[in-house]
Molecule: transfer RNA
Organism: Deinococcus sp. Arct2-2
RNA sequence: GCUCCCAUCGUCCAACGGUCAGGGCAACUGAUUUUCACUCAGAAGACGUCAGUUCAAUUCUGACUGGGAGUACCA
Numbered sequence: 001g002c003u004c005c006c007a008u009c010g011u012c013c014a015a016c017g018g019u020c021a022g023g024g025c026a027a028c029u030g031a032u033u034u035u036c037a038c039u040c041a042g043a044a045g046a047c048g049u050c051a052g053u054u055c056a057a058u059u060c061u062g063a064c065u066g067g068g069a070g071u072a073c074c075a
Base pairs, nucleotide, nucleotide: 001071002070003069004068005067006066007065010025011024012023013022018055028042029041030040031039048064049063050062051061052060
C1' cells in the first nucleotide's frame, strides 16, 4: 500500500428498515438482616462522526475516525 472484520448503557452481549433500543454483570436507592453477605423490589444508564437512499435508518450505501486480522513491496 491492498483486502477483510468490528464500533450499542461502566463492562459483556442482543435487536426483519417500523414498540418507549432489550438482557446478564457491576454500581446506585429501598426492603429484609443486630451488621455484612445472600435474597427481593425499584430507578438510572448507550447506537463513533458526516453525508446518501427511504414515508421511516442502530439496521442499507459511501466517506472519515478508531480498533483488529491477513497479505504484498522493502531497491